The prediction has a mean pLDDT of 78. Predicted 3D model of a 330-nucleotide RNA (Bacterial RNase P class A) from a soil metagenome. Rfam family: Bacterial RNase P class A. Rfam links the family to the GO terms tRNA processing, dimeric ribonuclease P complex and ribonuclease P activity. RNAcentral holds the sequence, with entries from MGnify.
RNA sequence: CGAUCGGACAGCCGCGGCGGCUUCGGCCGUCGAGGAAAGUCGGGACACCGAAGGGCAGGGUGCCGGGUAACGCCCGGACGGGGAAACCCGAUGGAUAGCGCAACAGAAAGCAAACCGCCGCUCGCAUCAGCGAGCGGUAAGGGUGAAACGGUGGAGUAAGAGCCCACCAGCAUCCGCAGAGAUGUGGAUGGCUAGGCAAGCCCCACCCGGUGCAACGUCAAACAGGAGCGAUGACGCGGCCCGCCGAGCUCCAGGUAGGCGGCAAGAGCCGGACGGCAACGGCCGGCCCAGAUGGAUGGCUGUCCACGACAGAAUCCCGCUUACAGAUCG
Numbered sequence: 001c002g003a004u005c006g007g008a009c010a011g012c013c014g015c016g017g018c019g020g021c022u023u024c025g026g027c028c029g030u031c032g033a034g035g036a037a038a039g040u041c042g043g044g045a046c047a048c049c050g051a052a053g054g055g056c057a058g059g060g061u062g063c064c065g066g067g068u069a070a071c072g073c074c075c076g077g078a079c080g081g082g083g084a085a086a087c088c089c090g091a092u093g094g095a096u097a098g099c100g101c102a103a104c105a106g107a108a109a110g111c112a113a114a115c116c117g118c119c120g121c122u123c124g125c126a127u128c129a130g131c132g133a134g135c136g137g138u139a140a141g142g143g144u145g146a147a148a149c150g151g152u153g154g155a156g157u158a159a160g161a162g163c164c165c166a167c168c169a170g171c172a173u174c175c176g177c178a179g180a181g182a183u184g185u186g187g188a189u190g191g192c193u194a195g196g197c198a199a200g201c202c203c204c205a206c207c208c209g210g211u212g213c214a215a216c217g218u219c220a221a222a223c224a225g226g227a228g229c230g231a232u233g234a235c236g237c238g239g240c241c242c243g244c245c246g247a248g249c250u251c252c253a254g255g256u257a258g259g260c261g262g263c264a265a266g267a268g269c270c271g272g273a274c275g276g277c278a279a280c281g282g283c284c285g286g287c288c289c290a291g292a293u294g295g296a297u298g299g300c301u302g303u304c305c306a307c308g309a310c311a312g313a314a315u316c317c318c319g320c321u322u323a324c325a326g327a328u329c330g
Base pairs, nucleotide, nucleotide: 001330002329003328004327005326007304008303009302010301011300012299013298015032016031017030018029019028020027021026034310038321039320041319042318043317044316045315046212047211048210049209058208059207060206061205062204063077064076065075066074067073078092079090080089081088082087093203094202098201099200100197101196115142116141117138118137119136120135121134122133123132124131125130150168151167152166153165154164169193171190172189173188174187175186176185177184178183216261217260218259219258223254225252226251227250228249229248233245235243268287269286270285271284272283274281275280305308
């Protein structure tokens, strides 16, 4: 660094799901937490709502290739950094699109810059050596800093300097070779040097609708509503037809409490061989492996050992992260 296990066996009692039987009291059979069930962080399935298309705004991701349902995950590779090594770490696109920023120290921090030093000139002092002041030159040396505008050598100069030259590093443009690509490597030309930060705004490329199983569906007491029929009665009327009101009955749809579904056969697990460096993929065979809704999975005894950690499902799955006594393998 990678992988695995995480008390073992037996008996008894207890609890929950499913199936069977039942004399309805129960009985029998079978199954019954995790590697993290945790954090709820990333991605999806599923459900409902929204939505012409495109753009803007906003958010996310960010070397290359691959894997995957998808991801901010995984695998392989490139580059950079660390290590003696095994190996580990990296938000690693763009700084010639534009804007912006740089504490402290330091003379100077972005159209560079003279504090010390070095050199020249003038003046003053001094016998000289030299000292002091002023003006100017100088980035080779010292010093500060995370960072000071290439490195070494030579030529050159008052002293110096890519000012010039050689080699090296680096940069820009072009070309060749290797590679799928990131990239590596070789060459030519150029001018001699171009700084850092994008985890500050920004630019570029790609991705992104919202809410979550208390989703949602279904049955349906209560409750309000609609349609039809409508005894007796009441209103209009002299009476009839007709119209309206009407307890009740029937039907319909909505729907709270409550019940049921969603909800456990799946991006499933185990084994084999195959393709692939791998992540992973398809194939064959086998298996069924918690499913509650006050919410089950616990306790006792015996034997043994290394004396047992972190912790427990609640729609499901793939990841990441975090917690973890101890043991085993490579």